Bacterial RNase P class A from Roseobacter sp. SK209-2-6, 407 nucleotides, folded computationally. Its Rfam family is "Bacterial RNase P class A". The family's RNA type in Rfam is ribozyme. The prediction has a mean pLDDT of 75. It was read from a public genome assembly, where an Rfam model found it.
RNA sequence: GCAGAAGGCUGGACGGCCGCUUUCAGAGGGUCACCCUUUGCGAGAGGAAAGUCCGGACUCCAUAAAGCAACGGUGCCGGGUAACGCCCGGGCGGGGGAACCCGACGGAAAGCGCCACAGAAAUGAAACCGCCUGCUUUUGCAGGUAAGGGUGAAACGGUGGAGUAAGAGACCACCGCGCCCCUGGCAACAGGGGUGGCAAGGCAAGCCCCACCGGGAGCAAUGCCAAAUAGGGUCCCCGCGCGGGCAGGUCGGAGCAAUCCGAAACCGCCGCUAGGCGCGCUUUAGCCGAGAGGGACCGGGUUGGCAGCUAGAGGUGCAUAGCAAUGUGCAUCGCAGAUGAAUGGUCGUCGAUCCCGGAGCCAUGGCUCCGGGGGGACAAAAUCCGGCUUACAGGCCUUCUGCGCAG
Numbered sequence: 001g002c003a004g005a006a007g008g009c010u011g012g013a014c015g016g017c018c019g020c021u022u023u024c025a026g027a028g029g030g031u032c033a034c035c036c037u038u039u040g041c042g043a044g045a046g047g048a049a050a051g052u053c054c055g056g057a058c059u060c061c062a063u064a065a066a067g068c069a070a071c072g073g074u075g076c077c078g079g080g081u082a083a084c085g086c087c088c089g090g091g092c093g094g095g096g097g098a099a100c101c102c103g104a105c106g107g108a109a110a111g112c113g114c115c116a117c118a119g120a121a122a123u124g125a126a127a128c129c130g131c132c133u134g135c136u137u138u139u140g141c142a143g144g145u146a147a148g149g150g151u152g153a154a155a156c157g158g159u160g161g162a163g164u165a166a167g168a169g170a171c172c173a174c175c176g177c178g179c180c181c182c183u184g185g186c187a188a189c190a191g192g193g194g195u196g197g198c199a200a201g202g203c204a205a206g207c208c209c210c211a212c213c214g215g216g217a218g219c220a221a222u223g224c225c226a227a228a229u230a231g232g233g234u235c236c237c238c239g240c241g242c243g244g245g246c247a248g249g250u251c252g253g254a255g256c257a258a259u260c261c262g263a264a265a266c267c268g269c270c271g272c273u274a275g276g277c278g279c280g281c282u283u284u285a286g287c288c289g290a291g292a293g294g295g296a297c298c299g300g301g302u303u304g305g306c307a308g309c310u311a312g313a314g315g316u317g318c319a320u321a322g323c324a325a326u327g328u329g330c331a332u333c334g335c336a337g338a339u340g341a342a343u344g345g346u347c348g349u350c351g352a353u354c355c356c357g358g359a360g361c362c363a364u365g366g367c368u369c370c371g372g373g374g375g376g377a378c379a380a381a382a383u384c385c386g387g388c389u390u391a392c393a394g395g396c397c398u399u400c401u402g403c404g405c406a407g
Stems, first nucleotide, its partner, number of pairs: 001403010012350007020044003024040007046378001050389002053387005058218004071214005076090005091105001092103004106209002111207002113203003128149002130145006157175005176198001177196008222307004232298006241272002244270003248267002250263005277291001279289002314333008354373008
């Protein structure tokens, strides 16, 4: 100097004029649920506010505490966190020359399923070409073979040797694989030793098995006040009972279990009976009528105001423990709260990338200076927070990898 990797910060600046929202304080007013006007100090969009993908705080509902089943989610090990599918550290596998980056990373000996086409043959399979032996004039036939070639994503372990008619873990060495043991490590795993010719490959981002986790809805949650209408209409209501039935729960017995047998006190179901509470008629019962309470359905009114609503698992600085994520302590700050939804308009100066011209230096790559032009990306809170993912012109800083050159 060039190319690359990881992390962090920023993402126009200054001034004037006019305009907007809001906390707090003062003054005044109103229809005083609460609001309006005005003055003053102060404050006023993001790193992603986006996606709505995860996890929560908070609110209401459900639930006897649990358990089981279904459904869904996560999936190497150790740590962090309120929690997570997130973050940190580590392991293994893959990519890259490296710095680094990626991983849907438990189990294929529990079971089921799939591997199209091509190919001889795709899980107990296989012989197309080829090689060897025998027969045959030739063509060809019979037997052996799976080392070589072909097909394919993948061909029943790989390389080498010896052996064979030609071959083949049939045999041998090493590698791979299974089993056993030792060492290191909290562990995932790594290293080493022994043994066995050795169970038939891949796919679980196929079903499945295993481990762990999971109630529902969401600030349009929820709560209060004011006001208004049609304090509307229709239908229904008990469980006091029966020596009626059934056998789901329950109880007892047999059984490893599935299940089978029996009992009928209780819950439940069916049948019968009956027609809940008071009031009126009425002394009693019945009928009828109106009502209170509960439930279901239909219909009508209200669309106003306030709270929730911004002090939090908060920010910042220092110290401390830790490789780190993060924790702890001290100090300090008060950082939008709108509700058809606020931060805008205008003027001036400066100004990034970039473009043009010129001058100088120089390692010919480039750097510095001057003049002119030019005028910044993705993009807007709406209950809040921790993450992930996606988009992003430009500028600055730190560390690392590689290449080239000079001293």